This is a predicted structure of a 393-nucleotide RNA (Bacterial RNase P class A) from a soil metagenome. The coordinates come from a structure-prediction model, not an experiment, and the mean pLDDT is 77. Its Rfam family is "Bacterial RNase P class A". By type it is a ribozyme. Rfam describes the family as follows. Ribonuclease P (RNase P) is a ubiquitous endoribonuclease, found in archaea, bacteria and eukarya as well as chloroplasts and mitochondria.
[in-house]
RNA sequence: GAGCCGGCCGGGCGGCCGCGCCGGGGCUGAGCGUCCCGGUGAGGAAGGUCCGGGCUCCGCAGGGCGGGGUGGUCGGUAACGCCGACCCGGGGUGACCCGCGGGAAAGUGCCACAGAAAACAGACCGCCCCGGGACCGCGUCCCGGGGUAAGGGUGAAACGGUGGUGUAAGAGACCACCAGCGCCCGGAGCGAUCCGGGCGGCUCGGUAAACCCCACCCGGAGCAAGGUCAAGACAAGCCGCGACCGGAAGGCCGCGGCUGGCGCGAGCGUUUGAGGGCGGCCCGCCCGAUGCUCGCGGGUAGACCGCACGAGGCUGCCGGCAACGGCAGUCCCAGAUGGAUGGCCGCCGGCCCGCGCGAGCGGGUGCACAGAACCCGGCCUACAGGCCGACUC
Numbered sequence: 001g002a003g004c005c006g007g008c009c010g011g012g013c014g015g016c017c018g019c020g021c022c023g024g025g026g027c028u029g030a031g032c033g034u035c036c037c038g039g040u041g042a043g044g045a046a047g048g049u050c051c052g053g054g055c056u057c058c059g060c061a062g063g064g065c066g067g068g069g070u071g072g073u074c075g076g077u078a079a080c081g082c083c084g085a086c087c088c089g090g091g092g093u094g095a096c097c098c099g100c101g102g103g104a105a106a107g108u109g110c111c112a113c114a115g116a117a118a119a120c121a122g123a124c125c126g127c128c129c130c131g132g133g134a135c136c137g138c139g140u141c142c143c144g145g146g147g148u149a150a151g152g153g154u155g156a157a158a159c160g161g162u163g164g165u166g167u168a169a170g171a172g173a174c175c176a177c178c179a180g181c182g183c184c185c186g187g188a189g190c191g192a193u194c195c196g197g198g199c200g201g202c203u204c205g206g207u208a209a210a211c212c213c214c215a216c217c218c219g220g221a222g223c224a225a226g227g228u229c230a231a232g233a234c235a236a237g238c239c240g241c242g243a244c245c246g247g248a249a250g251g252c253c254g255c256g257g258c259u260g261g262c263g264c265g266a267g268c269g270u271u272u273g274a275g276g277g278c279g280g281c282c283c284g285c286c287c288g289a290u291g292c293u294c295g296c297g298g299g300u301a302g303a304c305c306g307c308a309c310g311a312g313g314c315u316g317c318c319g320g321c322a323a324c325g326g327c328a329g330u331c332c333c334a335g336a337u338g339g340a341u342g343g344c345c346g347c348c349g350g351c352c353c354g355c356g357c358g359a360g361c362g363g364g365u366g367c368a369c370a371g372a373a374c375c376c377g378g379c380c381u382a383c384a385g386g387c388c389g390a391c392u393c
Base pairs, nucleotide, nucleotide: 001393002392003391005389006388007387008386009385011348012347013346014345015344016343017342019041020040021039022038023037024036025035026034027033043369047380048379050378051377052376053375054374055222056221057220058219062283063282064281065280067218068217069216070215071214072086073085074084075083076082087101088099089098090097091096102213103212107211108210109207110206111205124152125151126148127147128146129145130144131143132142133141134140135139160178161177162176163175164174165173179203180202181200182199183198184197185196186195187194188193226305227304228303229302234260236259237258238257239256240255241254242253244251245250262297263296264295265294266293267292268291275287276286277285278284312331313330314329315328316327317326318325319324349367350365351364352363353362354361355360
């Protein structure tokens, strides 16, 4: 100098005004509310919602079929499609990178164009043999029958390669060596796999992100889960129409419908059971009179809990190559729901422009991606600028 991999930060300080939450206090009979003081208030991705879990409810969810997912090995983890180490294959001089990496020798399907032929192969040219014919002719040419995958040509791919034997010409037909595959044996490794030896002419194309086969895993729905309170004849779910605002996304107001639940009325039904449930089907099982069917009716987003102490952060020591684990100490760290986390200013730091040989000076610019919504672990995607470390050529 070029490169490769990993980790981290992603503005700092101060002033004024404002907002949410928590604690304390004042006003008030109390509450609501309001005021004062103190504390606290976005991220590395809070994002996409693609995986995995916690938590909650559904009857703790049986068997078969079907369905979905995962896919080298061994570990890590609450779990995973994540992470680590290793193996195999490919790329790079190298650090290192890439791989949706089980099975194509169980079966089925597909393989464009070109080419005669594209998968238990295939005679277009060529080569060889036989028969017939033409020319005076060993020979050449033409016609017909047959053999042949060594040579040419097409293709991403043409059914191992080189040399020899053999043959009319040829061919793993046979032989030697090489390559691959399968089987057996020995050694190393927990294992994927690697190393070595022997046997078999076995030579078998690709595609499973095509069906399929094998192994393992999977009950469903989700915080609008779910629960409580006052009122009550329901604080349940879904769909549609119209007006207004808006560039749009969307917001807001009003109206209507469907399903379930509730109330009233009528009918049906009681173990010989109406009817219903167990994500799809079948079996099987379970519930069932506070039930089922029909008609009419009224109802719509308030408050609180869930909900902020957790597979939690930081530091140190120990175990492990590592992912990670164990122990000790220490810290408490957002909680909105018409949805807070904002605005202005000054200094410093960035970035851009101009001037100057230079130290520097002047001017401009709030300055990447973005923004919690039940909570965690990952993956993926976006990101101005910057810092640190290991390694390679």